[in-house]
A computed fold for a 319-nucleotide part of an RNA from a Phototrophicaceae bacterium, annotated as large-subunit ribosomal RNA, domain IV. The full RNA is in RNAcentral, with records from ENA. Its mean pLDDT, the model's own confidence on a scale to 100, is 90.

Context: one part of a larger RNA
RNA sequence: CUCUGCUAAGGAAUUAGGCAAAAAUGUCCCGUAACUUCGGGAGAAGGGACGCCCUCUGUAAAAGGAGGGCCGCAGUGAAAAGGCUCUGCCGACUGUUUACCAAAAACACAGGUCUCUGCGAAGCCGCAAGGCGACGUAUAGGGGCUGAAGCCUGCCCAGUGCCGGAAGGUUAAGGAGAAGUGUUCACGCACAGAACUGAAGCCCCGGUGAACGGCGGCCGUAACUAUAACGGUCCUAAGGUAGCGAAAUUCCUUGUCGGGUAAGUUCCGACCCGCACGAAAGGCUUAACGAGUGGAGCACUGUCUCAGCAGGGGACCCG
Numbered sequence: 001c002u003c004u005g006c007u008a009a010g011g012a013a014u015u016a017g018g019c020a021a022a023a024a025u026g027u028c029c030c031g032u033a034a035c036u037u038c039g040g041g042a043g044a045a046g047g048g049a050c051g052c053c054c055u056c057u058g059u060a061a062a063a064g065g066a067g068g069g070c071c072g073c074a075g076u077g078a079a080a081a082g083g084c085u086c087u088g089c090c091g092a093c094u095g096u097u098u099a100c101c102a103a104a105a106a107c108a109c110a111g112g113u114c115u116c117u118g119c120g121a122a123g124c125c126g127c128a129a130g131g132c133g134a135c136g137u138a139u140a141g142g143g144g145c146u147g148a149a150g151c152c153u154g155c156c157c158a159g160u161g162c163c164g165g166a167a168g169g170u171u172a173a174g175g176a177g178a179a180g181u182g183u184u185c186a187c188g189c190a191c192a193g194a195a196c197u198g199a200a201g202c203c204c205c206g207g208u209g210a211a212c213g214g215c216g217g218c219c220g221u222a223a224c225u226a227u228a229a230c231g232g233u234c235c236u237a238a239g240g241u242a243g244c245g246a247a248a249u250u251c252c253u254u255g256u257c258g259g260g261u262a263a264g265u266u267c268c269g270a271c272c273c274g275c276a277c278g279a280a281a282g283g284c285u286u287a288a289c290g291a292g293u294g295g296a297g298c299a300c301u302g303u304c305u306c307a308g309c310a311g312g313g314g315a316c317c318c319g
Base pairs, nucleotide, nucleotide: 001313002312003311004310005309006308007307009305010304013303018300026050027049028048029047030046035040037148051070052069053068054067055066056065057064071075083298084297085296086295087294088293089292090290091289095107096106111146112145113144114143115142116141117140123132124131125130149285150284151283152282154215155214156213159212160211161208162207163206164205165204168203169202170201174197175196180191181190182189183188216234217233218232219231220230243277244274255271256270257269258268259267
């Protein structure tokens, strides 16, 4: 130094953090809350019993049941065998992942929705033949977003995208061929070429947000003050609805108030002046679940006050 065991009193004072260790651990009986999607939560929590001998009972024999007794510090006598509770956040869940520093709130997921596809389907691989899709056929297959369930999912189509539109404008090759040019005596042969005609696209007219996206400013006003239901004005395509909110989002900020502590930049509950939440890049709830993450407590402990002792293996000394 390392591994292991034990430790008075205290018991998280340690620390970023109870990391590590300790505690709990089996079987039977009793008993179990909020909440809940009525399944669960539950092994909740919290208690009691457990050895051996004898008698009775029981049995085919056992097991089991009832009563009495005995011993030890200790009876699931060694080993193996959940610590628990309260409260937030995230993700519904079981799953999946960075082979070798990340297992997660990331991915997936059932479910939702939009969209494409009528079958030689769309889409994908291939130069092609051909193949997958699929020996399927819209209750199917592809793509995008969201992500159980519950309650919901507002306003804007001006821009961009997509979809629709037998008109009109613009528009290529091609068609057409006026007037013209070169050459020729001429016929011709060449050249160049105006109208007119000519798709998709674009322009144009509409639609469309679970398409890409966006969702205001200033001033005044109530019989204390403060505030402004109210009014004025400017701008916009429209000015953020519900719900939530100092939040995995809050700069100022350790916001303010309340709770918990003797003391709390964390935590929980509120408030709302949201620097810079907000509704399928979903919003808000949510039982159950989690080697997720924050806060608190009980139990327990060498984590600590503060260190000591013992044993094993090294180091070290001698050979």
It matches the Rfam family "Bacterial large subunit ribosomal RNA". Its family is annotated with structural constituent of ribosome and ribosome in the Gene Ontology.